[in-house]
Context: one part of a larger RNA
Molecule: small-subunit ribosomal RNA, central domain
Organism: uncultured bacterium
RNA sequence: CUGGGCAUAAAGGGCGCGUAGGCGGUCCAUUAAGUCGGAUGUGAAAUACUUCGGCCCAACCGGAGAACUGCAUUUGAUACUGAUGGGCUAGAGUGCAGGAGGGGAGAGUGGAAUUCCUGGUGGAGCGGUGAAAUGCGUAGAUAUCAGGAGGAACGCCGGUGGCGAAAGCGACUCUCUGGCCUGCAUCUGACGCUGAGUGCGCGAAAGCUAGGGGAGCAAACGGGAUUAGAUACCCCGGUAGUCCUAGCCCUAAACUAUGGGUACUAAGUAGGGGAGGUUCCGAACCUUCCCUGCCGGAGCUAAUGUAUUAAGUACCCCGCCUGGGGAGUAUGGUCGCAAGGCUAAAACUC
Numbered sequence: 001c002u003g004g005g006c007a008u009a010a011a012g013g014g015c016g017c018g019u020a021g022g023c024g025g026u027c028c029a030u031u032a033a034g035u036c037g038g039a040u041g042u043g044a045a046a047u048a049c050u051u052c053g054g055c056c057c058a059a060c061c062g063g064a065g066a067a068c069u070g071c072a073u074u075u076g077a078u079a080c081u082g083a084u085g086g087g088c089u090a091g092a093g094u095g096c097a098g099g100a101g102g103g104g105a106g107a108g109u110g111g112a113a114u115u116c117c118u119g120g121u122g123g124a125g126c127g128g129u130g131a132a133a134u135g136c137g138u139a140g141a142u143a144u145c146a147g148g149a150g151g152a153a154c155g156c157c158g159g160u161g162g163c164g165a166a167a168g169c170g171a172c173u174c175u176c177u178g179g180c181c182u183g184c185a186u187c188u189g190a191c192g193c194u195g196a197g198u199g200c201g202c203g204a205a206a207g208c209u210a211g212g213g214g215a216g217c218a219a220a221c222g223g224g225a226u227u228a229g230a231u232a233c234c235c236c237g238g239u240a241g242u243c244c245u246a247g248c249c250c251u252a253a254a255c256u257a258u259g260g261g262u263a264c265u266a267a268g269u270a271g272g273g274g275a276g277g278u279u280c281c282g283a284a285c286c287u288u289c290c291c292u293g294c295c296g297g298a299g300c301u302a303a304u305g306u307a308u309u310a311a312g313u314a315c316c317c318c319g320c321c322u323g324g325g326g327a328g329u330a331u332g333g334u335c336g337c338a339a340g341g342c343u344a345a346a347a348c349u350c
Stems, first nucleotide, its partner, number of pairs: 004321003007304002012318001014202004021194003025088007033081002035077008049065006091191001092188002095184005103177007110154001115149007125136002162169002207248006216242002221237004259317006268294011299306002323350003332343004
């Protein structure tokens, strides 16, 4: 390399958009590039193969044949692929009428609670634990009532419920805005799928830069305990940080450990969003489309399991794997303010 693979053994890119490329619905005509025949030329000799012969045999040598699966020219074939032209509507998109939603961005508003401040009542404890102590408190704490300040998060509803490409999204109102679903079949007429370059963008938390903010929580740090020790688990404190704005970082068990698309292949059951019908209306029932679960047969699988949301049956495109350690390291390159990221070996060893 091939073969074989990628839920759990090594292996699906964190996610999207999209360039080149690869692949691509249906009908007709033309062409004949790919494809498939015929002919001609060429495909040196030797070697290898078949066969005949010469050295006693063999090795070796000589003759003949076939072969050299290729290339070129020419002449045909036209099913498939391609190209060109013309059509179609089942893919894709558009239009119209409806629908659900914590999808995104900005602005504003609200109540509960914690903390702090002020004042009232009150007068000795509070707090904390397995038990304690550090800690707070007669300078009046805890408790309780009233008023005020500020920040962060949004209880119940809330749900194997919804939305989003993923990361993720949950108080309420307004403004702007993306996607999705259903119905009708208006219009376009293949406009499609995938997607190397890591091309462009997004990307939890932590971290970084600058400026704000800082209630609670809380790495680091200090103290009290525990313990043989205790750089921990428990307790009292507490700074970065957590929050906002602008800009970086680009990693996660970024997990469904399962890439995307299309088609097909048993039942059962539940939830969410539509549409049509039966019904006087509602409930209920029937049909149908989309989404999300459970269970389970065939099939598949080493087994576990999976099973119309496939890990089944097929096709198209991308990514990735090739014994363990060394190592996701060194070196080089590149990106970054840094931390570090991406790319990525070998010696050696078992």